[in-house]
Molecule: small-subunit ribosomal RNA
Organism: metagenome
RNA sequence: AGAGUUUGAUCCUGGCUCAGAACGAACGCUGGCGGCGUGGAUUAGGCAUGCAAGUCGAACGGGAUCUCUAAUCUUCAAUUCUUCGGAAAAGUUGAUUGGGGUGAGAGUGGCGGAAGGGUGAGUAACGCGCGGGUAACCUACCCCCAAGUUGGGGAUAGCUCCGGGAAACUGGAAUUAAUACCGAAUGUGGUCCUCCGGCGCAUGCCGGAGUGUCUGAAGGCGGGGAUCCGAAAGGACCUGCCGCUCGGGGUUGGGCCCACGUCCUAUCAGCUAGUUGGUGAGGUAACGGCUCACCAAGGCUUACGGGUAGCUGGUCUGAGAGGAUGGUCAGCCACAUUGGGACUGAGACACUGCCCAGACUCCUACGGGAGGCUGCAGUCGAGGAUCUUUCACAAUGCGCGAAAGCGUGAUGGAGCGACGCCGCGUGCAGGAUGACGGCCUUCGGGUUGUAAACUGCUGUCAUGAGGGAACAAUGAGCAGGGCGCUAAUACCGCCUUGAAGUGAUAGUACCUCAAGAGGAAGCCACGGCUAACUCUGUGCCAGCAGCCGCGGUAAUACAGAGGCGGCGAGCGUUGUUCGGAUUUACUGGGCGUAAAGGGUGCGUAGGCGGUUUCGUGUGUCGGAUGUGAAAGCCCACAGCUCAACUGUGGAAUUGCAUUCGAAACUACGGGGCUAGAGUACUGGAGAGGAGAGCGGAAUUCUUGGUGUAGCGGUGAAAUGCGUAGAUAUCAAGAGGAACACCGGUGGCGAAGGCGGCUCUCUGGACAGAUACUGACGCUGAGGCACUAAAGCAGGGGGAGCAAACAGGAUUAGAUACCCUGGUAGUCCCUGCCCUAAACGGUGUACACUUGGUGUGGGAGGCAUUGUACCCUUCCGCGCCGGAGCAAACGCGUUAAGUGUACCGCCUGGGGAGUACGGCCGCAAGGUUAAAACUCAAAGGAAUUGACGGGGCCCGCACAAGCGGUGGAGCAUGUGGCUUAAUUCUAUGCCACGCGAAGAACCUUACCUGGACUUGACAUGCAAGUAGUAGGAAACUGAAAGGUGGACGACUCCGCAAGGAGAGCUUGCACAGGUGCUGCAUGGCUGUCGUCAGCUCGUGCCGUGAGGUGUUGGGUUAAGUCCCGCAACGAGCGCAACCCCUGUAACUAGUUGCCACUCCGUAAGGAAGCACUCUAGUUAGACUGCCCGUGAUAAGCGGGAGGAAGGUGGGGAUGACGUCAAGUCAGUAUGGUCCUUAUGUCCAGGGCUGCACACGUGCUACAAUGGGCGGUACAGAAGGAUGCAAUGCCGCAAGGUGGAGCAAAUCCAAAAAACCGUCCGCAGUUCAGAUUGAAGUCUGCAACUCGACUUCAUGAAGCUGGAAUCGCUAGUAAUGGCGCAUCAGCUACGGCGCCGUGAAAUACGUUCCCGGGCCUUGUACACACCGCCCGUCACAUCAUGGGAGUCGAUUGCACCCGAAGUCACUGUGCUAACCCCUCACGGGGAGGUAGGUGCCUAAGGUGCGGUGGAUGACUGGGAUGAAGUCGAAACAAGGUA
Repeated sequence: AGAGUUUGAUCCUGGCUCAGAACGAACGCUGGCGGCGUGGAUUAGGCAUGCAAGUCGAACGGGAUCUCUAAUCUUCAAUUCUUCGGAAAAGUUGAUUGGGGUGAGAGUGGCGGAAGGGUGAGUAACGCGCGGGUAACCUACCCCCAAGUUGGGGAUAGCUCCGGGAAACUGGAAUUAAUACCGAAUGUGGUCCUCCGGCGCAUGCCGGAGUGUCUGAAGGCGGGGAUCCGAAAGGACCUGCCGCUCGGGGUUGGGCCCACGUCCUAUCAGCUAGUUGGUGAGGUAACGGCUCACCAAGGCUUACGGGUAGCUGGUCUGAGAGGAUGGUCAGCCACAUUGGGACUGAGACACUGCCCAGACUCCUACGGGAGGCUGCAGUCGAGGAUCUUUCACAAUGCGCGAAAGCGUGAUGGAGCGACGCCGCGUGCAGGAUGACGGCCUUCGGGUUGUAAACUGCUGUCAUGAGGGAACAAUGAGCAGGGCGCUAAUACCGCCUUGAAGUGAUAGUACCUCAAGAGGAAGCCACGGCUAACUCUGUGCCAGCAGCCGCGGUAAUACAGAGGCGGCGAGCGUUGUUCGGAUUUACUGGGCGUAAAGGGUGCGUAGGCGGUUUCGUGUGUCGGAUGUGAAAGCCCACAGCUCAACUGUGGAAUUGCAUUCGAAACUACGGGGCUAGAGUACUGGAGAGGAGAGCGGAAUUCUUGGUGUAGCGGUGAAAUGCGUAGAUAUCAAGAGGAACACCGGUGGCGAAGGCGGCUCUCUGGACAGAUACUGACGCUGAGGCACUAAAGCAGGGGGAGCAAACAGGAUUAGAUACCCUGGUAGUCCCUGCCCUAAACGGUGUACACUUGGUGUGGGAGGCAUUGUACCCUUCCGCGCCGGAGCAAACGCGUUAAGUGUACCGCCUGGGGAGUACGGCCGCAAGGUUAAAACUCAAAGGAAUUGACGGGGCCCGCACAAGCGGUGGAGCAUGUGGCUUAAUUCUAUGCCACGCGAAGAACCUUACCUGGACUUGACAUGCAAGUAGUAGGAAACUGAAAGGUGGACGACUCCGCAAGGAGAGCUUGCACAGGUGCUGCAUGGCUGUCGUCAGCUCGUGCCGUGAGGUGUUGGGUUAAGUCCCGCAACGAGCGCAACCCCUGUAACUAGUUGCCACUCCGUAAGGAAGCACUCUAGUUAGACUGCCCGUGAUAAGCGGGAGGAAGGUGGGGAUGACGUCAAGUCAGUAUGGUCCUUAUGUCCAGGGCUGCACACGUGCUACAAUGGGCGGUACAGAAGGAUGCAAUGCCGCAAGGUGGAGCAAAUCCAAAAAACCGUCCGCAGUUCAGAUUGAAGUCUGCAACUCGACUUCAUGAAGCUGGAAUCGCUAGUAAUGGCGCAUCAGCUACGGCGCCGUGAAAUACGUUCCCGGGCCUUGUACACACCGCCCGUCACAUCAUGGGAGUCGAUUGCACCCGAAGUCACUGUGCUAACCCCUCACGGGGAGGUAGGUGCCUAAGGUGCGGUGGAUGACUGGGAUGAAGUCGAAACAAGGUA
């Protein structure tokens, strides 16, 4: 950085697709280790279980438990004493009581549960971001400063007792404490009020003064020695620490306010009544309609509405600008089952608090209760998908505490997952007989591949064993030192030194040792894009595919294999984002024809704006300051062995704010100017507009006259009109519409548009010369006005024309084109409609940039009779063209050039200018304007072809002629049918008397049956065989074959023995195949076409395909030749060279010839080579000569000469290519198939089969003939298993016989024609099919299935419908002759030859067919046998409408109204304070249960809105293989 894909090819436009990077990913295959990260994106769905917020006994009452101690009682009891009855008894057991220690659980109280942690539902918002404000505010704990901390009171939990309840819980009584609660004192201060001073930014702020008003507290824990109190303990007192109260300041955190930024939608354009503002009040920490009363009527506008969404730092991508995104981490916000509410508090309207309502789950004794994982784990569900019900508070932090400490699913760790990034390994070196195996193969080999084996070495990771960390040091306590406090060496606080102790991770990192290459490689791709190729299988199947596209028998594209390429513990796929995409274009696009200029003007907002000067300083530019959190990105250094990761520092953060400056440009304000714009004056041009009037020609109609049979119309007709008098013609009249000629790429108008003449009213442009205004200008979203034709409404009018309609034609049909009629309409008035290929397919305005020419209007100049010509200039309308532009076509001062300003519009094709919604309209409809779905194109310009019911030219192409075919019979080929088989091929021209120049057997490939299996045929190897190979007779059989075996060999080497060969048998390789594929091929052939074309090199032109040359003017049979020309040359074709034929010469004369000469009656012979002829060499013809014509050329016309004249006639010869034309069955050949058969042999049958159809021929239908008789004249070819004469036999076919001939010698006769005669127009003396009989010949054999002969038989047929073929001169037509194949023959076919024939005709190119060239059009390129449109039918898909139905959401109105705040009330109840009192109680203040009111969640009712799902039926759309009907478009597409 680009690439693929529209076309036959090209350039362009334009979409689609790919290569890159990324991810909280998922899926498939695979999987060794470690480090660091990361992991519920979906159902803000439901949750079992455990844990996640406690702590303080140094605030308080109390105290289970355990324990110590004392006393009493008691159990047991060593021991002692004993009167043996017993007693005492250390110790011991238990109980009770007193005292002490310990201090669980619960409670009162304090602080904390507003942090930390989770999630992103809601939110389009001051929610967030950035920058500010708060003179409108609050802030617990913490820090600093200042002043205090006095003295009282009444309760209440707990505990106990009595109750209720299943439980949750709860009622009553009695009793008690506090740092709980309540009065009172104290006022440094604070608050309010008054006054003063200073300051500021408007409200205001700060400070000061005043005997003014109001206003506060709580204690707890240590230490101490004098004095005092006390019996003691202890207290007073002193002192320390922690608290408490009032006030000031700070910090931190927060509240509120403002500027700016923050997605899509106008098919949401208007929204709003607490709404906007004011006054007053209430409320709040605080400003404020935050709330209320009253007053005013304002306020907002991309508002209001709908959809979607947490925002940011950042992240991904990108060259950047941008685009996309917001997971982890960090900041902010919001939420905590759903909705509402407040309480407490410094802070909440509170995730693990309270109340109420709803849904859900659980418990229940049915009365009633309990709950909230979007904390950490975990579970179910849904899902393509996301982890352990782990360890520890060791570290970091947080809460509480004086502290020890306790708590902490925050956090630190570990676990699981290749989810990501990074690192490491799976060995290293040597090793060629290039091993085996695999794969391929041209069979030689190549490749896998130094790869392996093998040899030597190493030891990372993993494994085993051993050692073994850092993270830990604070704090507290202990010991020591110093300082402070103090009366104090006490206590306490601070600093410092020392020792001891504390680890979840973890026996981990790391280190050492051991052993052994041992345990560790896959995935994807290989047609192009895109690196990498072969074989096999499959056969439009199975399948692949990101796009183009692969697959229908040779698939580098499917599947497998080998090989190769890429990446590598991963690799692919899918999804998503950016990129490529300059394909939304700010950077950085366009609009004549590709998508795209509004139908036109006027003009509002807006945007933009001439020249000069002064000022300001909006934009702009520069400096400074603050901010732009950290992390991230980038740079440097550093720490983990490296890296990922992390630390430190820097840079960056393009921004915002404040402030200081600059003044060119921009803006704003002031003053000038005249070049833009406008006004006035003069003048001419014009189908500019509106209204009124007038005119003639023509059509039609009416009346009258003349007049008679047609008129009219068409390709041709008919309908129609006409004897009731048309058409035609004359006269008069009526009426409507349109205005010939002039008339012109002439004029006017903004566009639509405007055309007889006159008048009235009126708009604009232009020219000229001055004067005036002084930027007044340009554009123009909305808006307004105009807007052809058609159409609509009402009223007139209506001649002609003419949708609809009717009839007639045409046609397969003809709802058309053509004809005859004909109504709306066309015309006028009034009002709508508002669209056009409304086009120059080109928005408006201004400026600039070489020219030529014509025309309309004006002015000037020269010179004039002249207004004519000419020159200059301004404004229009055209043509050509330069630079430049453009994909090209083209545009080109009237730009599509170069610029500026503004508006409109475009972003692949189809769906669709459609649906829905809105607006407009009487309607028709207009305007605005999507989506689903579907395709890989759709398109523009140009190129080469092909084609055209476009043009020119040629051809037996038509025409003019002659003769046929199509009708008959027969022959032959084909189709069809039949069959065991009727072998196969050829199928428009270019198959069909073709392959086949010979099917009775053979051929033969087909069928039936019988046989053979290394084979009928070739080569090689091995073994065997030696009376071997060969092979008679005989038997069997249809034959082949089988059995059989008399007889009986050969070649080479060698003296011989013997060996080898040939042969046979067996076996193995192989043979064989007319099996398939002519669409795998070679070769050959047909056809266009013997048409005149097809190309190349160099040059030139074009961006290119390509063009030029090869076109043009002539000419030719011809791209034949000449001339011209950006072409100059050349090649393959044409022509010529070759053969035959036509003339002559020369040479040569046998088998040919016979003129002269001789012999002979003749036949013939001799002689000869003159002639004919034969066959070889030459000559001749070249437009060479003349005339005319033509460009003087090429040539053409005529003529001379000549045997022949313009290619003399004929043949051979077939360019580049086309038809996947034909042939695998001539041969060759790739692949494939068969192998006791699809090969081979044999017999018989078939290819000949016959209701039928077609092609090609023969013979005829007769008198130009037939029969009979007579008579004449060829050429070419063949001949030895051959041709065969004379003769004889037979009616004949033929037989017999054999002269002659290897042939210019023989075979060998031409037939029509000609002469004569008969027949007389008939199914015949025409015609000969068919059939019968008898024969001949060939052959092994004529039944299926040969030919010929004779006799007899005597069919159809009397010249052939539509249609169609050949031929232009030695031709057609006609007559015979020959040859190949071949035993014979189906030959009437094929290939040749000569005879008769001076046959007839050609005006000509309009038409049919084919071809060539040029040009033109094209939507064709498989190329018109092309392409392609619409309805209908069928299937599938998405979608609109639709009586409705369903749920969601939302608005308005009303009803009901929980909890709760607030307000009012509070007769019930009521400790502290006050008053009275007989200390019972009463009253007051205050409070409170309850009640009432406002507001209000959920709920209900009614009426709407919005979007969605569904819906009988219905509308169009898209797609689909070959369906039906037509033929609309592309060529003049057959009616442009």